[in-house]
Context: one part of a larger RNA
RNA sequence: GAAUAAACGCUGGCGGCGUGCCUAACACAUGCAAGUCGUACGAGAAAGCCUGUUUUCGGACGGGCGAGUAAAGUGGCGCACGGGUGAGUAACGCGUAGAUAAUCUACCUUUGUGUUCGGGAUAACAGUGCGAAAGCGCUGCUAAUACCGGAUGUGGCCAAGGAGCGGUGGUUUCUUGGUCAAAGUCGGCCUCUCGCAGAAGCUGACGCACGGGGAUGAGUCUGCGUCCUAUCAGCUAGUUGGUAGGGUAAUGGCCUACCAAGGCUUCGACGGGUAGCUGGUCUGAGAGGAUGAUCAGCCACACUGGCACUGGAACACGGGCCAGACUCCUACGGGAGGCAGCAGUGAGGAAUUUUGCGCAAUGGCCGCAAGGCUGACGCAGCAACGCCGCGUGUGCGAAGAAGGCCUUCGGGUUGUAAAGCACUUUUUGAGAGGAUGAGGAAGGACGGUACUCUCAGAAUAAGUCUCGGCUAACUACGUGCCAGCAGCCGCGGUAACACGUAGGAGGCAAACGUUAUCC
Numbered sequence: 001g002a003a004u005a006a007a008c009g010c011u012g013g014c015g016g017c018g019u020g021c022c023u024a025a026c027a028c029a030u031g032c033a034a035g036u037c038g039u040a041c042g043a044g045a046a047a048g049c050c051u052g053u054u055u056u057c058g059g060a061c062g063g064g065c066g067a068g069u070a071a072a073g074u075g076g077c078g079c080a081c082g083g084g085u086g087a088g089u090a091a092c093g094c095g096u097a098g099a100u101a102a103u104c105u106a107c108c109u110u111u112g113u114g115u116u117c118g119g120g121a122u123a124a125c126a127g128u129g130c131g132a133a134a135g136c137g138c139u140g141c142u143a144a145u146a147c148c149g150g151a152u153g154u155g156g157c158c159a160a161g162g163a164g165c166g167g168u169g170g171u172u173u174c175u176u177g178g179u180c181a182a183a184g185u186c187g188g189c190c191u192c193u194c195g196c197a198g199a200a201g202c203u204g205a206c207g208c209a210c211g212g213g214g215a216u217g218a219g220u221c222u223g224c225g226u227c228c229u230a231u232c233a234g235c236u237a238g239u240u241g242g243u244a245g246g247g248u249a250a251u252g253g254c255c256u257a258c259c260a261a262g263g264c265u266u267c268g269a270c271g272g273g274u275a276g277c278u279g280g281u282c283u284g285a286g287a288g289g290a291u292g293a294u295c296a297g298c299c300a301c302a303c304u305g306g307c308a309c310u311g312g313a314a315c316a317c318g319g320g321c322c323a324g325a326c327u328c329c330u331a332c333g334g335g336a337g338g339c340a341g342c343a344g345u346g347a348g349g350a351a352u353u354u355u356g357c358g359c360a361a362u363g364g365c366c367g368c369a370a371g372g373c374u375g376a377c378g379c380a381g382c383a384a385c386g387c388c389g390c391g392u393g394u395g396c397g398a399a400g401a402a403g404g405c406c407u408u409c410g411g412g413u414u415g416u417a418a419a420g421c422a423c424u425u426u427u428u429g430a431g432a433g434g435a436u437g438a439g440g441a442a443g444g445a446c447g448g449u450a451c452u453c454u455c456a457g458a459a460u461a462a463g464u465c466u467c468g469g470c471u472a473a474c475u476a477c478g479u480g481c482c483a484g485c486a487g488c489c490g491c492g493g494u495a496a497c498a499c500g501u502a503g504g505a506g507g508c509a510a511a512c513g514u515u516a517u518c519c
Base pairs, nucleotide, nucleotide: 001519003517004516006515007514008513009512013390014389015388016387017386018385019383020382021348026346027345028344030343031342032341035077036076037075040074041073048065049064050063051062052061053060054059084301085300086299093226094225095224096223097222098221099220100219103218104217108214109213110212111211112210113209114208115207116150117149118148119147125140126139127138128137129136130135155180156179157178158177159176160175161174162173163172164171165170184206185205186204187203188202189201193199194198227273228272229271234264235263236262239261240260241259242258243257244256245255246254276298277297278296279295280291281290282289283288303324304323305322306321307320326337327336328335329334354380356379357378358377362376363374364373365372366371393423394422395421396420403414404413405412406411428456429455430454431453432452433451437446463508464507465506466505467504468489469488470487474503475502476501477500478499484491485490
């Protein structure tokens, strides 16, 4: 000098764009953050309003609307995305270049074939029981695109045999045997069948099943690179390899049994410390050094530790089970919870914001759709925290007012500065109009915002640090090695340009200075 997710002191007018718990991965009140589908399914209220019968005038029993609505249940898809954090991790974790003939991939797309015949349950519900609750049981009924069985097999898979190509479990093809599917819903129509309607028929849309290809996503493996420490020198028994088996979508000591005795290491094994990695960011002429907030990619984690279930994918932040610590409820028998989502609270700290508005846009999930949900996101609020821009007036105005300060008492300086005169209106205030953002009907949180016009009036707007040298800028008074200053050298013990105050001056400016850190 440059920089910062900064903090502190003093000051503070506006706008645009960004950024905002670096500390306790400490504990969390409250609200919201993941639902959706009635075109999969069976059921199905109430309040209220209208009304009928009856009445001991309190009411009782019905009907209609509310409404096939609400709330619940079965089922499907989603909840593995999006959002947060960086504790752990020195590792195929990340980066980069490859391999997969060792693999999977829901939804999407393309293509082929099919969508047939049956069955038994179960929730909801009703009845009943236990419990303070959370919740749990028993009996009975019922539906499905829930569950199960049979048929068929374009084809897939397995086994045996043959042929071609090839690079290991690859690929093409032939034969035989075995094995493996499915689900309907809604709309339209009457040509065919039955026919009064119409559906068991035909047709369209959305689905369903089994295959082939694509796309996307993912798993696994490999070469190279990836901090400090030798005051860590030897480490290793599933250890290294083989055979067989298990397991997985898949290779593999991944696991098991048996066999062999190997494997790594001064080119730093093993141990210890520290740390998420990268694109990038800061600095520097570069080489390099430092760093990894925001944004983007990958990884890991979700109170702590472990485990599996479901599923195409999780060993799953707002799912489950077990154990632990903590908090809460309890009728003491037993239960409930997890903000490292968005706000917000306490604590810690030098230090970091609103318990805001909206789904209008972009995107996501569900749905045929209408639409629903979405603290993702879009916006607003707070903070000079940063960068950038604008303003705090402009012109004229005295050999130069007053006041202040200094003085050799002549004057000098503040200083064209003020006053005064003439202007302007960026800002500011008031009034009026008023968006783009939504391509094609409706739909705008922001927002009566931005912006435009009119009016008013210099009106609403300057500080901070320094002035001994480095280093731009000096005098007076006070103090008297005191009080104090200080980045270094050093100032202060009676004339201090170095302390304090005043006047003046210099620098930067809505900032200025200090501290911390990096180059």
Overview
Model confidence (mean pLDDT): 85 of 100. This is a predicted structure of a 519-nucleotide part of an RNA (small-subunit ribosomal RNA, 5' domain) from an uncultured bacterium. Its Rfam family is "Bacterial small subunit ribosomal RNA". The RNAcentral record of the full RNA draws on SILVA.